This is a predicted structure of a 72-nucleotide RNA (transfer RNA) from Leptospira sp. GIMC2001. RNAcentral holds the sequence, with entries from ENA. The prediction has a mean pLDDT of 84. Rfam family: tRNA. Rfam links the family to the GO term triplet codon-amino acid adaptor activity. Lineage of the source: Bacteria > Spirochaetota > Leptospiria > Leptospirales > Leptospira.

């Protein structure tokens, strides 16, 4: 130097073109004699970064970054 993956909440992931979700975590309520669990609810995201396509892009396309893996 070239080729492949991944990049999406705090943390693990899903979402394959039409308003962004789960689960764990945090907060609040509820229950208990108290605490933990169970239930409920919330909050928490410029979907790495620039462009292009397209009526519309997390999603298609190029570059770049970062991470990982192969080849010289």
């Nucleotide at each position: 130097g070239c080729c492949c993956g991944u990049u999406u909440a705090g943390c693990u992931c899903a979402g394959c073109g039409g308003u962004a979700g789960a689960g764990c975590a945090u907060u609040u309520c509820c229950c208990u004699c108290g605490u933990a669990a169970c239930g409920a609810a919330a909050a928490g995201g410029u979907c790495g970064c620039c462009a292009g396509u397209u009526c519309a892009a997390u999603c298609c396309u190029g570059g770049c970054a970062a991470c990982g893996g192969g080849c010289u």